[in-house]
RNA sequence: GUAUUAUACGAAGAGUUUGAUCCUGGCUCAGAACGAACGCUGGCGGCGUGCCUAACACAUGCAAGUCGUACGAGAAAGCCCGCUUCGGUGGGUGAGUAAAGUGGCGCACGGGUGAGUAACGCGUGAAAAAUCUACCCCCGCGACCAGGAUAACGCCGGGAAACUGGCGCUAAUACUGGCAUAAUCUCUGGUGGCGCAGGCCAUAAGAGCAAAAGGAGGCCUCUACAUGUAAGCUUCCGCACGGGGAUGAUUUCGCGUCCCAUUAGCUUGUUGGUGGGGUAAUGGCCUACCAAGGCGACGAUGGGUAGCCGGCCUGAGAGGGUGAUCGGCCACACUGGAACUGAAACACGGUCCAGACUCCUACGGGAGGCAGCAGUGAGGAAUUUUGCGCAAUGGGCGAAAGCCUGACGCAGCGACGCCGCGUGGGUGACGAAGCCUUUCGAGGUGUAAAGCCCUGUCAGGCGGGACGAACGUAGGGUGGAAGAAUACACCAUCCUGCUGACGGUACCGCCAGAGGAAGCCCCGGCUAACUCCGUGCCAGCAGCCGCGGUAAUACGGAGGGGGCAAGCGUUGUUCGGAAUCACUGGGCGUAAAGGGUGUGCAGGCGGUUGGCUAAGUCUGUUGUGAAAUACCCGGGCUCAACCCGGGAACUGCAGUGGAAACUGGCUGACUAGAGUAUCGGAGAGGGAAGUGGAAUUCCCAAUGUAGCGGUGAAAUGCGUAGAUAUUGGGAGGAACACCGGUGGCGAAGGCGGCUUCCUGGCCGAAUACCGACGCUCAUACACGAAAGCGUGGGGAGCGAACGGGAUUAGAUACCCCGGUAGUCCACGCUGUAAACGAUGGGUACUAGGUGUUGGAGGUAUCGACCCCUUCAGUGCCGUAGCUAACGCAUUAAGUACCCCGCCUGGGGAGUACGUUCGCAAGAAUGAAACUCAAAGGAAUUGACGGGGGCCCGCACAAGCGGUGGAGCAUGUGGUUUAAUUCGACGCAACGCGAAGAACCUUACCUGGGUUUGAACUGUGGCGGACAGCCUGGGAAACCAGGUUUUCCUUCGGGAUCGUCAUAGAGGUGCUGCAUGGCUGUCGUCAGCUCGUGUCGUGAGAUGUUGGGUUAAGUCCCGUAACGAGCGCAACCCUUACCCUUAGUUGCCAGCGGGUUAUGCCGGGGACUCUAGGGGAACUGCCGGUGACAAACCGGAGGAAGGUGGGGAUGACGUCAAGUCCUCAUGGCCCUUAUGUCCAGGGCUACACACGUGCUACAAUGGUCGGUACAGAGGGUCGCGAAGCCGUGAGGUGGAGCUAAUCCCAAAAAACCGAUCUCAGUUCGGAUUGGAGUCUGCAACUCGACUCCAUGAAGGUGGAAUCGCUAGUAAUCGCGGAUCAGCAUGCCGCGGUGAAUACGUUCCCGGGCCUUGUACACACCGCCCGUCACACCAUGGGAGUCUGCUGUACCGGAAGCCGGUGACCCAACCCGCAAGGGAGGUAGCCGUCCAUGGUAUGGCCGAUGACUGGGGUGAAGUCGUAACAAGGUAGCCGUAGGGGAACCUGCGGCUGGAUCACCUCCUUU
Repeated sequence: GUAUUAUACGAAGAGUUUGAUCCUGGCUCAGAACGAACGCUGGCGGCGUGCCUAACACAUGCAAGUCGUACGAGAAAGCCCGCUUCGGUGGGUGAGUAAAGUGGCGCACGGGUGAGUAACGCGUGAAAAAUCUACCCCCGCGACCAGGAUAACGCCGGGAAACUGGCGCUAAUACUGGCAUAAUCUCUGGUGGCGCAGGCCAUAAGAGCAAAAGGAGGCCUCUACAUGUAAGCUUCCGCACGGGGAUGAUUUCGCGUCCCAUUAGCUUGUUGGUGGGGUAAUGGCCUACCAAGGCGACGAUGGGUAGCCGGCCUGAGAGGGUGAUCGGCCACACUGGAACUGAAACACGGUCCAGACUCCUACGGGAGGCAGCAGUGAGGAAUUUUGCGCAAUGGGCGAAAGCCUGACGCAGCGACGCCGCGUGGGUGACGAAGCCUUUCGAGGUGUAAAGCCCUGUCAGGCGGGACGAACGUAGGGUGGAAGAAUACACCAUCCUGCUGACGGUACCGCCAGAGGAAGCCCCGGCUAACUCCGUGCCAGCAGCCGCGGUAAUACGGAGGGGGCAAGCGUUGUUCGGAAUCACUGGGCGUAAAGGGUGUGCAGGCGGUUGGCUAAGUCUGUUGUGAAAUACCCGGGCUCAACCCGGGAACUGCAGUGGAAACUGGCUGACUAGAGUAUCGGAGAGGGAAGUGGAAUUCCCAAUGUAGCGGUGAAAUGCGUAGAUAUUGGGAGGAACACCGGUGGCGAAGGCGGCUUCCUGGCCGAAUACCGACGCUCAUACACGAAAGCGUGGGGAGCGAACGGGAUUAGAUACCCCGGUAGUCCACGCUGUAAACGAUGGGUACUAGGUGUUGGAGGUAUCGACCCCUUCAGUGCCGUAGCUAACGCAUUAAGUACCCCGCCUGGGGAGUACGUUCGCAAGAAUGAAACUCAAAGGAAUUGACGGGGGCCCGCACAAGCGGUGGAGCAUGUGGUUUAAUUCGACGCAACGCGAAGAACCUUACCUGGGUUUGAACUGUGGCGGACAGCCUGGGAAACCAGGUUUUCCUUCGGGAUCGUCAUAGAGGUGCUGCAUGGCUGUCGUCAGCUCGUGUCGUGAGAUGUUGGGUUAAGUCCCGUAACGAGCGCAACCCUUACCCUUAGUUGCCAGCGGGUUAUGCCGGGGACUCUAGGGGAACUGCCGGUGACAAACCGGAGGAAGGUGGGGAUGACGUCAAGUCCUCAUGGCCCUUAUGUCCAGGGCUACACACGUGCUACAAUGGUCGGUACAGAGGGUCGCGAAGCCGUGAGGUGGAGCUAAUCCCAAAAAACCGAUCUCAGUUCGGAUUGGAGUCUGCAACUCGACUCCAUGAAGGUGGAAUCGCUAGUAAUCGCGGAUCAGCAUGCCGCGGUGAAUACGUUCCCGGGCCUUGUACACACCGCCCGUCACACCAUGGGAGUCUGCUGUACCGGAAGCCGGUGACCCAACCCGCAAGGGAGGUAGCCGUCCAUGGUAUGGCCGAUGACUGGGGUGAAGUCGUAACAAGGUAGCCGUAGGGGAACCUGCGGCUGGAUCACCUCCUUU
């Protein structure tokens, strides 16, 4: 909130677009349901339910008969009796039975199906004054007389059969005729009453027209015969007529009832009338004639689809979907057509015809219709038994008994659905086993099991055993009405007997025993539930998002868990969620969406105030709204499902009484809307004609000479035939500078010199008039930029196309030189634009402020201006409010009302087809298949920009020296190789790991060994040493043999070693993209964050931005922020100055001693120095600038001045950066090998290419000689002095030194002197030959050094590129680590010691702010189109083929109707009869007409060589169009061009960046 109560019912969201956010928007999921199907599984019962497909075809059986109380006729078997020649026969019974026939009633119900039907078919409510109704009920009245046939049957035929012909007999409640009576009815015409009505009802009179049938039982009162029976009476059933009822049916009408307008016009019996026909009945239902109507945007006609409803499913509801089972209606019955009979049919189990199909056949001809119940085949994903019974309920017939009933009641089958029950319960361990996991400790399964104690549902066995049964009838009793009646029959009631398919079922009792009974799905999120193994973008999963490329909670298995449970999942479908078609309940500035603009018919909506009305509206009441269902309350099955009773409800429709506010209608009034008149006003509003000046170009003439022009730079082009420039004159076309303005006008497009004419609209003021005349507007009509088209003009400039020149990889472009259409005019067409304010029109309301245009008024003034008020426009800012945000905000995107247009995910596509318009281009209208899970809007943070601003850095610039050229060294690539182990790859790999590969290292290769192993730990067994040494083999490892034999002891053994076995070792094997740790880099760049607060829906923002300043997020000021953290700085080390303390190994000034000489000695602490402590520098001081700040500039002092120099120190993070080969480590892999040992080889290769270096090319140099001056280091497995030897490397030697003591150790450049004199040299030293030294087990592959000899390239290095801003670069040497040896590398040390920086335009990198963005893997981004290939759906297409349908014609079965009817005919009439008549009828003719045929159209569909575009696809090709100013701003329309994206012209838009200017606004 709903509901009358009880009390019940009652609305949930999530995932997915993004780096994140909000919104829009689609897709998907969770729910419920099902006549279901499929997969796995399956214990029981109850109640339901079961061909949704082929309205496909059907074997077989059954599904509609009944009545003897309507009628005629009438068996047989069997049984009994008699006879019998035993073969039979007669009678009775069976039996008036069966079967068949006439007749009656039924067969039009019940049952099935949903093909057709978009319709009065259905629903609902009305109407029938336009109707019918068998059987049933009530009432009234009647039932008289007569007649002729015919089936059955018999006889004779035809036929295979189905069936049928002829002759003859017979009955009726069959058929026919007649009389009487008379209502209804028909006609004539009268009265009364009634009705909305053409009329209806009642009734008197006259005329006319009718019908009938009997059957059964009983009785004897009346009559006759006289036991009794008949007439008769009586009862029951039946019959005829009339009236009424009930039931059923028919017809008509209002309203409702799917989709397509890419179906817009349809219609000739059509619409109406008159006459006639027909029907139960109205009616063009039919017919003749007359008129020309009727329907349609409120959707006719056409096409598609469909049985409709009660209901059912869903939903909070409103709705949406659906129409199984049950119920109502309709339609159909093999397909099409037709009638007959009948109360009713155009008839499911009837008839006729045609067609298709099936069957039989003797080939002549026949038969059939499961969409009844079962059942079969077929189709299909899929749907049951050829069951029992009429016991119940219901139906038909009958008087009844009864018969019939595949309706129905039951059973069977199917977990198909709903409901119920069970598969056990209790107890039971710190917890068995198994299995799984594990951090190896344990954990899980798990009280689960076992065990123990119980229970006994279901199933099983045994026994008992229903309700449903009451009718009816028979017998008996009682009562009642009718009757002459105590009769019969009837009615009511009582007693007794008889009747059960289901079924020995439900149910009950007993027995036994946990015994027989659990599965399915899921476990990444949504969504409850997690681990291991396997797999390795494979296999697979998937509802959406998405998983899988070696650690997968997403695949498969397992353990465990979750959910549901005799089921569980999947698929399909519907509703829901979806407010995602929005009535309830949505939107349209930018997301999809406002028509380009106006005029305006229909339509919708409409001012104030009276009266009337009562259509809408409200209310009372009446009828109806079937039952069932749903709901409520009760009740019955043990419960429930299910069933029964009652109630409420059925929200609707109709009638009727009332109300009159509102809406509508009619009528009257009003003036506030709208309009008219008057007076003024502004304006690029429109059309036409005329006219003016400036400029460009061209022509003529003149002056004049070599260039002009153009560009980023050029070239094409023009020019000595005189250009450009300049002057004068002329021609012609187009456009109108300044004014000019977010100024004006117009509906929009659009409109700009001046003048004139014609003309539309608008505004203001004041009064008068009219009196709602209004608003909007589908269709329609008109206007409508540019481009384009047609015809004719015109053509100066510009300028698609085109030509040329450039640019470029190319350049079909951008730039340049030319240039045609066109641009202009007239007339006509086109009808589109980013036709935009991306904002339809109208009315009203809702703070302000400030400009500006036009008008009016007021105040003031001499006047203008200013100021105030107001109306109409046009801008900006802004409150409330709105908005997803951006923003809008009295010119609304606010608040409301009215009308129109439009939207519903992206792509396909504004495409195709169809249609309309157009000369064409094309425009308008406008889909689908298929495909995707997004596409999008606004805003946020980043990143990026061939955007902007500010600022740094050896970034550039200014300098100095290099690299790139040579030779060599070294590293890398490549190549080679048995192997050339591996890693590192832009900066940030490449003298890197490697601070040192001959063996070793060593990881690689070849070969030889070994297998608990070379090394480690534990356990068990055995043994005694092992080792060492010796011998042999071998390249060694190793193997074989020999020799030798340990320590402790509590005497058990232990330690230790070997061997065997077992746990396990080992791996430089893989994964740095599983990791730790460490490291590189941006970058020593100044940044990166947090708490609280505030702002924003949110992501986020603020702080951190701004003004200054700094090396610095350094500091100051300002400030919705206030603080804080990690970074910066400082604190640390070192260096520079001073002081102090302490002086050995250092020092030596002064004193003493000594030496050729030397701090050598005694001494000394002064100095240097060493190493402890301390001081010193802080913008502290002064001046200036600055904002009174921070700070900066200059100065003083000082060893040092503004972080003094250097170092250490590296924020949050980035690069899946590097490293599994330092180490550690998860996982995987190997285990007589990928482990391990050994020898040799390789890592050292060499056509080449690159990086990093060394040495040079020389004179600022080389060589020779001489002479100075360091610092920092190292040294006992070491440094190694002096001396001696060697040309030298070195050897020898061994002092000293565990180091301020000794040694390495000589510093070198420098300086002094000499020489060389510009050469391939006295430069340069490669290469090679020879000879050596040292280290080492060993220098062949493959060390370093020395000496002699040799003496290559190279004469300063192309493009390009590196380092460095001061004790720096450059240059010179020294030391150290590694190391046996090996240094041009690396790490350090000192010596000598410059040049330059104007500056920030540019290159590179970085920081802050801002801007754009389609980027977020972040520009090494994103992304467009052609082409090529594959697949998919689709358009066109010469045609071809189905289906549906129109028109015209032909033909025409059966049948109804009409005509005819000479053949034929019992009833009636005439007639004695024959015969005739009336009437009927076969046949024939005709109208109509199904299937069919011919011709020609339309529509849908299928298919089709070829062809068009589209979509999708893994890393294909070509370019780079778009996103940044995307490198030519983009986009829209149009036109031309081009491989392609595209380019260009014209006009338009901002949804363009940047700079400048203008205007406006805000603040002061």
Predicted 3D model of a 1564-nucleotide RNA (small-subunit ribosomal RNA) from a bacterium. The prediction has a mean pLDDT of 84.